[in-house]
RNA sequence: GGGGCUAUAGCUCAGUAGGUAGAGCAAGCGACUUUUAAUCGCUGGGUCCUCGGUUCGAUCCCGAGUGGCCCCAC
Numbered sequence: 001g002g003g004g005c006u007a008u009a010g011c012u013c014a015g016u017a018g019g020u021a022g023a024g025c026a027a028g029c030g031a032c033u034u035u036u037a038a039u040c041g042c043u044g045g046g047u048c049c050u051c052g053g054u055u056c057g058a059u060c061c062c063g064a065g066u067g068g069c070c071c072c073a074c
Base pairs, nucleotide, nucleotide: 001072002071003070004069005068006067007066010025011024012023013022019056027043028042029041030040031039049065050064051063052062053061
C1' cells in the first nucleotide's frame, strides 16, 4: 500500500429483505431462608462507533473516516 471481517446495554452476543431494539450474565428492589448462598418475581439501564447522503422513515442501504482482528504485498 491492497483486500476481507467487525463495532448494538456494564460484559458476552442476537436482531430486523428500512417502520422508534432484545436475550443471558451483571446491577437494584422484593419473596423465600435464622443469615449468606441458591432459587423465583419485578425494575432500571442503549443518541445501535463518528460524520454525511438516500428515504415519509436508517441500527439496517450508500459514501468518507476511526478503532479492533485477519490475509496479501513491501
Background: Model confidence (mean pLDDT): 80 of 100. Transfer RNA from a Candidatus Nanopelagicaceae bacterium, 74 nucleotides, folded computationally. It matches the Rfam family "tRNA". Its family is annotated with triplet codon-amino acid adaptor activity in the Gene Ontology. Taxonomically the source falls in Candidatus Nanopelagicaceae (Bacteria, Bacillati, Actinomycetes, Candidatus Nanopelagicales).